[in-house]
RNA sequence: AGAGUUUGAUCCUGGCUCAGAACGAACGCUGGCGGCGUACUUAACACAUGCAAGUCGAACGAGAAAGUCCUUCGGGGCGAGUAAAGUGGCGAACGGGGGAGUAAUGCAUAGGAACGUACCUUACGGAGGGGAAUAACCACGGGAAACUGUGGCUAAUACCGCAUAUUUUCGCAAGAAGAAAGAGGGCCUCUACUUGUAAGCUCUCACCAAUUGAUCGGCCUAUCUCCCAUUAGCUUGUUGGUAGGGUAAAGGCUUACCAAGGCUACGAUGGGUAGCUGGUCUGAGAGGAUGAUCAGCCACACUGGAACUGAGACACGGUCCAGACUCCUACGGGAGGCAGCAGUGGGGAAUAUUGCACAAUGGACGCAAGUCUGAUGCAGCAACGCCGCGUGAGUGAAGAAGGCUCUUGGGUCGUAAAUCUCUUUCGGAUGGGAAGAAAUGAUUCAUGGUUAAUACCUAUGUUUUUUGACGGUACCAUCAAAGGAAGCACCGGCUAACUCCGUUCCAGCAGCCGCGGUAAUACGGAGGGUGCAAGCGUUGGUCGGAAUUACUGGGCGUAAAGCGCGCGUAGGCGGUUAUUUAAGUCAGAUGUGAAAGUCCACGGCUCAACCGUGGAAGUUCAUUUGAAACUGGGGAGCUUGAGUACUGGAGGGUAUGGUGGAAUUCCCGGUGUAGAGGUGAAAUUCGUAGAUAUCGGGAGGAAUACCGGUGGCGAAGGCGACCAUCUGGCCAGAUACUGACGCUGAGGUGCGAAAGCGUGGGGAGCAAACAGGAUUAGAUACCCUGGUAGUCCACGCCGUAAACGAUGUCAACUAGGUGUUGGAGUGGUUAAUCGCUUCAUUGCCGGAGCUAACGCGAUAAGUUCUCCGCCUGGGGAGUACGGUCGCAAGAUUAAAACUCAAAGGAAUUGACGGGGGCCCGCACAAGCGGUGGAGCAUGUGGUUUAAUUCGACGCAACGCGCAGAACCUUACCUGGGCUUGACAUCCCGAUCGCACCUGGAAACAUUUGGGUCAGUUCGGCUGGAUCGGUGACAGGUGCUGCAUGGCUGUCGUCAGCUCGUGUCGUGAGAUGUUGGGUUAAGUCCCGCAACGAGCGCAACCCUUGUCCUUAGUUGCCAUCAUUUAGUUGGGCACUCUAAGGAGACUGCCGGUGACAAACCGGAGGAAGGUGGGUAUGACGUCAAGUCAUCAUGGCCCUUAUGACCUGGGCUACACACGUGCUACAAUGGCUAGUACAAAGGGUUGCCAACUCGCGAGAGUGAGCUAAUCCCAUAAAGCUAGUCGUAGUCCGGAUCGCAGUCUGCAACUCGACUGCGUGAAGUCGGAAUCGCUAGUAAUCGCAGAUCAGAAUGCUGCGGUGAAUACGUUCCCGGGCCUUGUACACACCGCCCGUCACACCAUGGGAGUGGGUUGCAAAAGAAGUGGGUAGACUAACCUUCGGGAGGUCGCUCACCACUUUGUGAUUCAUGACUGGGGUGAAGUCGUAACAAGGUAACC
Repeated sequence: AGAGUUUGAUCCUGGCUCAGAACGAACGCUGGCGGCGUACUUAACACAUGCAAGUCGAACGAGAAAGUCCUUCGGGGCGAGUAAAGUGGCGAACGGGGGAGUAAUGCAUAGGAACGUACCUUACGGAGGGGAAUAACCACGGGAAACUGUGGCUAAUACCGCAUAUUUUCGCAAGAAGAAAGAGGGCCUCUACUUGUAAGCUCUCACCAAUUGAUCGGCCUAUCUCCCAUUAGCUUGUUGGUAGGGUAAAGGCUUACCAAGGCUACGAUGGGUAGCUGGUCUGAGAGGAUGAUCAGCCACACUGGAACUGAGACACGGUCCAGACUCCUACGGGAGGCAGCAGUGGGGAAUAUUGCACAAUGGACGCAAGUCUGAUGCAGCAACGCCGCGUGAGUGAAGAAGGCUCUUGGGUCGUAAAUCUCUUUCGGAUGGGAAGAAAUGAUUCAUGGUUAAUACCUAUGUUUUUUGACGGUACCAUCAAAGGAAGCACCGGCUAACUCCGUUCCAGCAGCCGCGGUAAUACGGAGGGUGCAAGCGUUGGUCGGAAUUACUGGGCGUAAAGCGCGCGUAGGCGGUUAUUUAAGUCAGAUGUGAAAGUCCACGGCUCAACCGUGGAAGUUCAUUUGAAACUGGGGAGCUUGAGUACUGGAGGGUAUGGUGGAAUUCCCGGUGUAGAGGUGAAAUUCGUAGAUAUCGGGAGGAAUACCGGUGGCGAAGGCGACCAUCUGGCCAGAUACUGACGCUGAGGUGCGAAAGCGUGGGGAGCAAACAGGAUUAGAUACCCUGGUAGUCCACGCCGUAAACGAUGUCAACUAGGUGUUGGAGUGGUUAAUCGCUUCAUUGCCGGAGCUAACGCGAUAAGUUCUCCGCCUGGGGAGUACGGUCGCAAGAUUAAAACUCAAAGGAAUUGACGGGGGCCCGCACAAGCGGUGGAGCAUGUGGUUUAAUUCGACGCAACGCGCAGAACCUUACCUGGGCUUGACAUCCCGAUCGCACCUGGAAACAUUUGGGUCAGUUCGGCUGGAUCGGUGACAGGUGCUGCAUGGCUGUCGUCAGCUCGUGUCGUGAGAUGUUGGGUUAAGUCCCGCAACGAGCGCAACCCUUGUCCUUAGUUGCCAUCAUUUAGUUGGGCACUCUAAGGAGACUGCCGGUGACAAACCGGAGGAAGGUGGGUAUGACGUCAAGUCAUCAUGGCCCUUAUGACCUGGGCUACACACGUGCUACAAUGGCUAGUACAAAGGGUUGCCAACUCGCGAGAGUGAGCUAAUCCCAUAAAGCUAGUCGUAGUCCGGAUCGCAGUCUGCAACUCGACUGCGUGAAGUCGGAAUCGCUAGUAAUCGCAGAUCAGAAUGCUGCGGUGAAUACGUUCCCGGGCCUUGUACACACCGCCCGUCACACCAUGGGAGUGGGUUGCAAAAGAAGUGGGUAGACUAACCUUCGGGAGGUCGCUCACCACUUUGUGAUUCAUGACUGGGGUGAAGUCGUAACAAGGUAACC
């Protein structure tokens, strides 16, 4: 410090997710030791049991027992003035707990004045003299108990008077009021009795009054302190005053009266949530989150209320009352409060022992010893956290065994192990063994104080002694043996780490992206590896990353985001000069910011964690002293901002009234006749009752052609005939005046298109709704004919629009160029007008700059400044609820649950478009001939079957694989038989050939006979073959063409596809390759930020067309001979053959073109513009085809999915389709005669001639291994004849009979021949195919395969046309451009209803809870006030009583509780509304292309 994720790719915006740190944690797996910490975050839920606050005999009275000793047996002593209880004092208000409440009666920080303070301290005085009771105790009672009644006795440092009274209190003063308590030790100097005591003295502690301080506490002020405005108004003791009361104390704290105030947009009131802080976690910081442990403060103690006592409480282990709950009960009554320490139940994912000790620290009481102390110190449990240590170290290659993997060679675990040497931390055993202890007390001695005193007491020092829970702990030493001690997570990317097996969209994983559908580094296991380590992972919540709420530090044209536009209040901001002030600001000083913590330094535990000491810091606040630049305040000026006056100017600016002309419609009349309208085409409609058309007249309403213009005006909405009136703003010019008067603007207020609403008018045209006609599968639409609201006017509402420049307002600054509108100045000119300068307006282009890009660019989206508004992922949703407004429609303000990992902007490359432009192709058109109809052949589908083997399926499957299924082929079926196998290699044994027999359909099984391979180094040695055996293996046309290679098809012989360098762009990419021409062509030329290059095109190759050279046999024959015959002699001229050359290149001429490329025409030439035809197929597309040509990974079968055999099947047949053949006839059929090819094939062959047969063919047999012989007569054609338009002398299917040939074998199932038979068919619907010249059409010939079996296929030649104006349209393709929401790329994407399932949510008659307001009722305990009653020790008394007090009663306040009526919130509710989600449901096709009616508000 970043990374992953939207896309085909890119940049941006933007969310989601991850890596880090930390935790009072929990869960899973695992677990050796120690130190230091920490441990109910949930039910402030309920609690059994024990303990947690007592102490003092030196305040007081009283006072046991057990036990033991003595005894005269009565008792006594010790125990013991002890225990237990009581009166009294002090404490119990501390310490300990948890955080319910509390948003301020709290906390934090800084201050303040009107207070209290036990114990402690300081200073000053006092402590005199009396009295009446009461518990304990005793007696008698009540009660189950808790407890309690009556009577009697008694003490005090308990209680009550009196006296005294200081600087106390009250009061202006005079004056008045107001205390006390003793206890313990010692002594005899003084007095008295003279023993020792008393008085007394003295010491100590306690007491009273009052003073000071300290400590602690109460009160007040300022500032700060969470969320909601869908909480906007709150308040009557409320705000202030006066008087009374009250308090320790100020104060409406309280009461009476008076006034009407007080708080609030700087957020009152209300609601929700919450203890606050030092700090803690995180972060670079600013911040954010948090408030366990430790520390400070607050509030609480079962819930609510209340007071008492006291220095202090409205009191955790006190009281009273009410309530809930629990317990006891004899049913009459009682008792209780763990949010103290342990512990229990419960809740929960979850949190410990009913431990030891007061040894230390601290606290209460006490003179003290001491007692008490679940505070505290320790121990126990828990890896809960932090820190430290260990689980060994060295050596060791046969790289062991074993595991895993493997290309079978190896690799890896791995020096790892074993082995050998060494060490011994921790743990174990044995032994030793600290520090924490200082004190207090007692004791010895000494010194000082006090005193009459050497006593007592006290202070200091000294001697001795006494005290350890932890714990025999820390630590040390010795002993033994590597001996007891490693796991967890992960390994697709982010993110370090890879292979095998299993599984096969299953099981499962997953933080995000995403893995899994048969080769998963992503699931599960294993091996290996990576990371951390006594832990490791997961989950949860926090901060970070996130600049993703942006103060530091973001944005708003199109991504989310500028209010529709003005005016203006509060607020914010504000020109220039000097002066003053000192609020802001800056500087210094002082105080404060507790300790702990953080940071730094040093130190102590062996280190560290931890702890100690010191320092720094704590950005704060307050006080005080200064400074005066800037901001603010005060007063004084200035003129440039702003405004006023004056002179001119332009304008659809506003409102009202009036006046026109054109047009539509309607009405009246004339002319006139059959149609008119309307559409893609029609129809509805109008018209013979006279339409449309046309002429004249009239009515009425609405809108204002031309001018008219990115021209004008207005803040926006908006404004358009002409005239008049009223009125707002703007611009220019030149002077004068005011003197900052300004800008923005939350709330507020006004204006605000269209539609809509209300009332009343008006209504020509247009036109939602509606009706009809069309279209359509449907058509509640688009089109047509009609047509009502509405559109118009007046008045009043509504208040929204894609109200847009998607761009808030004001101000300043920052290159240019060119238009436009309105002014002003100036120069030339007589003028028209032309130029220059300047102000204001409105456009275009463009530089810098900005921007994600597009773009903006003085009218900024540039550079600055002011103020306002708004945004924070998509959906849910601008929705629900609530509020406000509205007559309504609705507007405005405005969420959440839930759900997704995207949604989005700009640009790029493609693809696509019922977008555009240019161009090509038998693509259309123009022609010729077909298919589709018939019969047959052949292939396919389907059906059938035991099997009808398998594959191929739009073009690009279907006379395709198959260049040839009777057996074989053959893969299929039936049946029969085989199992190392039909075929290959290795090992062992035996043998080898031949001829037979029997069974059988054959395979095969069985029998018999005779025979015994070759070589040789002579070794049952070697080699070959056959048979048998054993197992390794063979074998598979079994599956996967979506695991593959190879091969092939197709777009397409279309003209394209790319690269290097450079340049442009943030980038994907672009440029080049686009443009102007041209071409069959990315062919060439020109231009150009491109310059070059590659694969394609073309050419090179083959063939054909002309000529030449060479060579002439088997070829040829002009000349010469010869002949039936190129037969022969001869020749090689010609043809031909087959080798090599020539030739064609837009080379030449003319024209067009841009002086180019090129095109057009011409000449010459056998051939002319790639001459014709083949072969040749760029980058790629279709997961195209093929595992059945072959090869091959993986999977599967192994007495069978292998191999053999017989027979059958692939040839089936209601049907459908494709491809062909033959026809339907006279351009023909038949008969007879007759002419002319090319290219092939042939020895298991072609077969002449001859003979036989009607013929297929048979017999015999010459020649030929081929320019020699054969197949082999080419046919159409030509010449004659016949047929005469007919189901025929057309056509030949089908069938019968008889044959031929091949072949082991023609039944299923061959071809051919002869005779006979003679079907459909008379030119073929919709639709559709081929072809542009030696082509179509037509005619025959040959070959491959092959025993036989072509209408197919591949070749060959013969005869030999028609047409092309042209590119509008159909199809396909190329280039450029445009739009796009497509990228699996239009066979794309995608919307809504309905149906189903699930989820959350709104409404809902209501129902049930919580909280709370108001109005009442109620009134326990308590306090205060009053008081007819009852009772009453201290004081007074005249002895009667009084004062005072207690009880009772009563009044006020008031908790629980009750009623009524509201508010608010939560839960629930038949039914209901929409929303979201869900691989393959229904209906349509709204959007994205001109999305097929442009879309949207």
Molecule: small-subunit ribosomal RNA
Organism: uncultured prokaryote